[in-house]
A computed fold for an 87-nucleotide RNA from a Gammaproteobacteria bacterium, annotated as transfer RNA. NCBI's taxonomy places the organism under Bacteria, Pseudomonadati, Pseudomonadota, Gammaproteobacteria. It matches the Rfam family "tRNA". About the family: Transfer RNA (tRNA) molecules are approximately 80 nucleotides in length. The sequence was found in a public genome assembly.
RNA sequence: GCCGGGAUGGCGGAACUGGUAGACGCGCUGGAUUCAAAAUCCAGUUUCCGAGAGGAAGUGGGGGUUCGAUUCCCCCUCCCGGCACCA
Numbered sequence: 001g002c003c004g005g006g007a008u009g010g011c012g013g014a015a016c017u018g019g020u021a022g023a024c025g026c027g028c029u030g031g032a033u034u035c036a037a038a039a040u041c042c043a044g045u046u047u048c049c050g051a052g053a054g055g056a057a058g059u060g061g062g063g064g065u066u067c068g069a070u071u072c073c074c075c076c077u078c079c080c081g082g083c084a085c086c087a
Stems, first nucleotide, its partner, number of pairs: 001083007010026003019067001027045006046057004060076005
């Protein structure tokens, strides 16, 4: 350099033919239970703002198409694999 695959919360990992992003699990927080703990059960858990109701942003970065993009198109960054080059 060429080809292919990938990047989503704290972690793993989903999302149909473009239609509620983060299902589900782990972890964490609060509670129940217990003499106490473990285990189990219940609730919560992307980020920011807000007392709350609620609002805004968010799928590696920047553009585009679309009523609507994790998904399609273009450019770029990084990671993995293969191939090529290597006096």